[in-house]
RNA sequence: GGAAGUCGACGGGUGAUCGCGAAAACAAGCGCCGAAAGGCCGUUUUUGAGGAAAGUCCGAGCUCCGUAGGGCAGGGCGCCGGGUAACGCCCGGUAGGGGUGACCCUGAGGAUAGUGCAACAGAAAUAUACCGCCGCGCCAGCGGUAAGGGUGGAAAGGCGAGGUAAGAGCUCACCGGCGGUCGGGUAACCGGCCGGCCCUGUAAACCCCGCCCGGAGCAAGACCGAAUAGAGGGACAUGGGAGCGGCCCGCUCCGUCCCCGGGUAUGGUCGCGUGAGACCGGCGGAGACGUCGGCCCAAGAUAGAUGAUCACCGCCCCGCGAGGGGAACAGAACUCGGCUUACAGGCGGCUUCCCCCU
Numbered sequence: 001g002g003a004a005g006u007c008g009a010c011g012g013g014u015g016a017u018c019g020c021g022a023a024a025a026c027a028a029g030c031g032c033c034g035a036a037a038g039g040c041c042g043u044u045u046u047u048g049a050g051g052a053a054a055g056u057c058c059g060a061g062c063u064c065c066g067u068a069g070g071g072c073a074g075g076g077c078g079c080c081g082g083g084u085a086a087c088g089c090c091c092g093g094u095a096g097g098g099g100u101g102a103c104c105c106u107g108a109g110g111a112u113a114g115u116g117c118a119a120c121a122g123a124a125a126u127a128u129a130c131c132g133c134c135g136c137g138c139c140a141g142c143g144g145u146a147a148g149g150g151u152g153g154a155a156a157g158g159c160g161a162g163g164u165a166a167g168a169g170c171u172c173a174c175c176g177g178c179g180g181u182c183g184g185g186u187a188a189c190c191g192g193c194c195g196g197c198c199c200u201g202u203a204a205a206c207c208c209c210g211c212c213c214g215g216a217g218c219a220a221g222a223c224c225g226a227a228u229a230g231a232g233g234g235a236c237a238u239g240g241g242a243g244c245g246g247c248c249c250g251c252u253c254c255g256u257c258c259c260c261g262g263g264u265a266u267g268g269u270c271g272c273g274u275g276a277g278a279c280c281g282g283c284g285g286a287g288a289c290g291u292c293g294g295c296c297c298a299a300g301a302u303a304g305a306u307g308a309u310c311a312c313c314g315c316c317c318c319g320c321g322a323g324g325g326g327a328a329c330a331g332a333a334c335u336c337g338g339c340u341u342a343c344a345g346g347c348g349g350c351u352u353c354c355c356c357c358u
Base pairs, nucleotide, nucleotide: 001354002353003352004351005350006349007348008347010345012313013312014311015310016309017308018307020048021047022046023045024044025043026042029041031040032039033038050329054340055339057338058337059336060335061334062217063216064215065214074213075212076211077210078209079093080092081091082090083089094108095106096105097104098103109208110207114206115205116202117201118200130149131148132145133144134143135142136141157175158174160172161171162170176198177197178195179194180193181192182191183190184189221270222269223268224267232259233258234257235256236255240254241253242252243251244250277296279294280293281292282291283290284289315326316325317324318323
């Protein structure tokens, strides 16, 4: 100098004017809206989107239904250890794979519990002799053989030597697996030695093992308050009307006022901004993270505010210049912890490989 890996942080700045949401302080009219509950109107000050506010995919808080202790069914997760309120997340490690390397990727429990399946091809798919080879036999054929051929994704571990009638872990060396044992490690696992023990694959097939799971969601839910409709109780009037009836008595229904409880997305208030909180520092830890101290309070709408204009500066592009143009992905809605996806542009730390110079 070039190419790359990984981690982190940013996502224009300052000011003025006008406008909108919220909070606090002060102030006001017997104000305005409304049946009420409740809300609104003034001034000043402060404050007002994100790293993803997104997808709504996991895990929680909170709330109600309920009592969820055990079991069945169903579902989820799945190498090992740790972190956490919890997780399918994160950190560290193991194994396998990729890269010269920094480093990256992985849906990685069990096939020696049992069952099923393995189409087509092939003689045979877990048990086999089609061709070939060897032996016997006149032939037909019988026996031995998995080294060679053929089928297949897969055919009794691979490869070489010995051995043999021909062959074969039949024997031996090396490699792979399995079992045992010793050592290291909390463990996954790794290493040494011994034993020819060599067992097909498939669990995103049933299944087995271990752990976890009640459901619905802020339109959760709580409170306040009338009108209207219906039902109940009390008081007043005991007069009138209607029905039963030819008439009387009697019975039933109809009135006014008051009281009581219940229901309601589109009435109101709360839930709703102090929280697994932000920042800085110390300590513990390899890290995720924990703990202690200091300091701060930072949107809260409900048809949904967070905007517009201008000036200067910074960045990028065009132009000799004057000057002109541009700036991503995207916008809270009960709240957190994650994951995933989108993103113009530049910034910082550490690391690797190659080339050159000294």
The RNA shown here (Bacterial RNase P class A) has 358 nucleotides and comes from a Gracilibacteraceae bacterium. Its Rfam family is "Bacterial RNase P class A". It is annotated as a ribozyme. The coordinates come from a structure-prediction model, not an experiment, and the mean pLDDT is 76. The RNAcentral record of the sequence draws on ENA.